The RNA shown here (Bacterial RNase P class A) has 305 nucleotides and comes from Candidatus Parasutterella gallistercoris. Its Rfam family is "Bacterial RNase P class A". By type it is a ribozyme. NCBI's taxonomy places the organism under Bacteria, Pseudomonadati, Burkholderiales, Sutterellaceae, Parasutterella. The gene name in the source record is rnpB. The coordinates come from a structure-prediction model, not an experiment, and the mean pLDDT is 80.

RNA sequence: GAAGUUCGUCGGACAAUCGCCGGGGAGAAAGACCUCGGAGGAAAGUCCGGACUCCACAGAGCACCGUAGGAGGUAACACCUCUCCGCCGAAAGGCGAGGACUAGAGCAACAGAGACGAGCCGGCCUCGGGCCGGGUGAAACGGGCAAUCUCUACGGGGAGCAACAUCAAAUAGGCAGCUGAUGAACCUGCUCGGCGAGGCUGCGGGUAGAUGGCUCGAACUCGGGAGUGAUCCCGGGUCUAGAUGAAUGAUUGUCAUGCCGCGUUAAGCGCCACACAGAAUCCGGCUUAUAGACGGACUUCGCAC
Repeated sequence: GAAGUUCGUCGGACAAUCGCCGGGGAGAAAGACCUCGGAGGAAAGUCCGGACUCCACAGAGCACCGUAGGAGGUAACACCUCUCCGCCGAAAGGCGAGGACUAGAGCAACAGAGACGAGCCGGCCUCGGGCCGGGUGAAACGGGCAAUCUCUACGGGGAGCAACAUCAAAUAGGCAGCUGAUGAACCUGCUCGGCGAGGCUGCGGGUAGAUGGCUCGAACUCGGGAGUGAUCCCGGGUCUAGAUGAAUGAUUGUCAUGCCGCGUUAAGCGCCACACAGAAUCCGGCUUAUAGACGGACUUCGCAC
């Protein structure tokens, strides 16, 4: 210098103006005001695993579903780490549904006499049988396949924050008390008259609506230690969105980065571009999307010393 392998990081910065959501301050309260905070590495797919909530549930077994080398990590996992074996690669490295075919069953294209039942051709012999050789095929009596049933081990109740809980206008049915054929209520404000079985109060109920759940958590970060590693332990520091038709935006300027052009290279100038995407109970993974920029480790080849 070239070609690769692998593990990571970032994914625009600042300012001004106009807006939006939430917390706090002051205030009787609303608005206004002041102040603080306001998307991601995937917030996505909802594919696994949990926390949490409600419902169900004596115990055991069967069925069904899932997982599968070994050891470890973890709250848990189908995730992660180390390692064995197999395959791919020249290598760094990558990939693997990798338990059991001596419990039983099933399956095997084409070729071949025969594909799990044995038996074709030739030769030999002690010929009702045995031995040897041949051809086909991945495999010929030896075995193979469990990504076929099955067996073994382990795991698995259901629904999901629109869970669930609290307050509670309204409505139906309900319960209690009082009252009512010695006439309730209504016509009707009063008297008469008419009609003829309810009326009032309270409880309870739970819809609309409101509130809680709601964000401090298997958290983040710095340092030290244990371990090959995943990870764990100790100490210090930090608080980091909580909306509910759903905020987190828009414009302008300066700078940064990249492409292209001008410029003798350079300095500089101009123009254009800047991805995928967007929280909705929370967390650990996996998978998928992603313009571009940067870093670490390693492999092979070439050249120079």